[in-house]
Molecule: transfer RNA
Organism: Capsaspora owczarzaki ATCC 30864
RNA sequence: GCUCCCAUAGCUCAAUUGGCAGAGCGCGACACUAGUAAUGUCGAGGUAGCGUGUUCGAUUCACGCUGGGUGCA
Numbered sequence: 001g002c003u004c005c006c007a008u009a010g011c012u013c014a015a016u017u018g019g020c021a022g023a024g025c026g027c028g029a030c031a032c033u034a035g036u037a038a039u040g041u042c043g044a045g046g047u048a049g050c051g052u053g054u055u056c057g058a059u060u061c062a063c064g065c066u067g068g069g070u071g072c073a
Stems, first nucleotide, its partner, number of pairs: 001072002004069004010025004019056001027043005049065005
């Protein structure tokens, strides 16, 4: 320098053939307990890496950029 892949909640990751964004862990409250842990219920937490475009509508499609990874030289 070139090819391909990835970027979604604090962490690890799903889902969508373009139509209200989810789980587990973690966190908070409550229940239970003599008190913890465990367990159960409820809750908070996301402008989907950044920008532009296409579209009635973009997390999803196109292009550029940034960061990470694989391969080739």